[in-house]
Context: one part of a larger RNA
């Protein structure tokens, strides 16, 4: 190299963009690189292989033959693949008209809770649990009603419902903006698909600097629990959790299922648009696309299960896997402020 695979067994990059790379729709015509045939040269002997002979066999050793899988040249053919030429339009894109949306960015504004402060009302308990106690309380707590503060997160709607590539997005209102979805034409004319390397994104946590700091709350303190409790419970509480602004680059980043095209029996519910029937009618039946679930045919799978949202049957490109431990460790490189990240062994050992 060739072969086997990655939903759970060892395997899908966290997601996205894209340069080089691969790989690419339908027709016409040129060429003849690639591809196919002819022939011609060459592919030295020797080895090896096959047939024969020689040493009493063999080994050895000689004679033939084939092959030497390969290069060159030149002639030939044009379907294919490529490379020039013109043409097409289904592919992929633009335009009109619509349509849904917690998609994203800045800025604004509302309520209901908690908590704290002020003030009226009251008065002896509150709180907490399994039962307690530690707190809090007559310097008047909790309870209750007026009035203030200040921060986080937006009940109901809420639905396997809806956005986005992924992380992830939910209370209003307004500016800014990305992207799907339908409907009929028009227009460009293959503009595609995929992607090593790179480059942007990326939940929490964590890191610097400023800000904020209600309630939650590692860490810490105290109670209790218990044989003991660096814990489960329970009263406190600090980063943190919020902003801006710079880092980190990871996660069970999951659908454990790489993108993108094609094809291959149904049913049913659900969001989103369009059309038919219809009529008062947005209703009800129906049909067609789109994205989202449940069943279940063929087929597949070790089984579970997967089943037009494939894990089915195909096609192109990429990552990744190759027994467990040691070990994602150790060197080393290359990024971080640090934590640490990325790339990643071997020795022994079963």
């Nucleotide at each position: 190299c060739u072969g086997g695979g990655c939903g759970u067994a060892a395997a899908g990059g966290g997601c996205a963009c894209g340069c080089a790379g691969g790989c690419g729709g339908c027709c016409u015509g040129a060429u003849u690189a690639g591809u196919g045939g002819a022939a011609u040269g060459u592919g030295a002997a020797a080895u090896g292989c096959c047939c024969u002979g020689g040493c009493u066999c063999a080994a050895c050793c000689a004679g033939g033959g084939a092959a030497c899988g390969g290069c060159a040249u030149u002639c030939c053919a044009a379907a294919c693949u490529g490379u020039c030429a013109g043409g097409c339009u289904u592919g992929a894109g633009u335009c009109u008209c619509g349509g849904a949306g917690g998609g994203g960015a800045u800025g604004g504004g509302g309520g209901a809770a908690u908590u704290c402060c002020c003030g009226g009302u009251g008065u002896a308990g509150c709180g907490g649990u399994g039962g307690a106690a530690u707190g809090c309380a007559u310097u008047g707590a909790u309870a209750u009603c007026g009035g203030g503060a200040g921060g986080a997160a937006u009940a109901c709607c809420a639905g396997u419902g809806g956005c986005g590539a992924a992380g992830g997005c939910g209370c209003c209102c307004a500016u800014c903006u990305g992207g799907c979805c339908g409907a009929a034409g028009a227009c460009u004319g293959a503009c595609g698909c995929u992607c090593a390397g790179g480059u942007g994104c990326g939940a929490a946590a964590g890191c610097u600097g400023g800000g904020g700091g209600a309630g939650c709350a590692a860490a810490c303190a105290g109670g209790a629990u218990u044989a003991g409790a660096u814990a489960c419970c329970c009263u406190g509480g600090u980063a943190g959790u919020c902003c801006c602004a710079g880092c980190c680059g990871u996660a069970a980043a999951c659908g454990g299922u790489g993108a993108u095209c094609a094809c291959u029996a149904g049913g049913u519910g659900u969001a989103g648009g369009a059309g038919g029937c219809a009529u008062c009618g947005a209703c009800c039946c129906u049909u067609c696309c789109u994205g989202u679930g449940c069943c279940g045919u063929a087929g597949c799978u070790a089984a579970c299960g997967c089943a037009u949202u494939a894990a089915g049957u195909g096609a192109u490109c990429c990552g990744c896997c190759u027994g467990g431990g040691g070990a994602g460790u150790a060197c080393g490189a290359c990024c971080g402020c640090a934590a640490g990240g990325u790339u990643g062994a071997a020795a022994c050992u079963c």
Predicted 3D model of a 350-nucleotide part of an RNA (small-subunit ribosomal RNA, central domain) from an uncultured prokaryote. The full RNA is in RNAcentral, with records from ENA.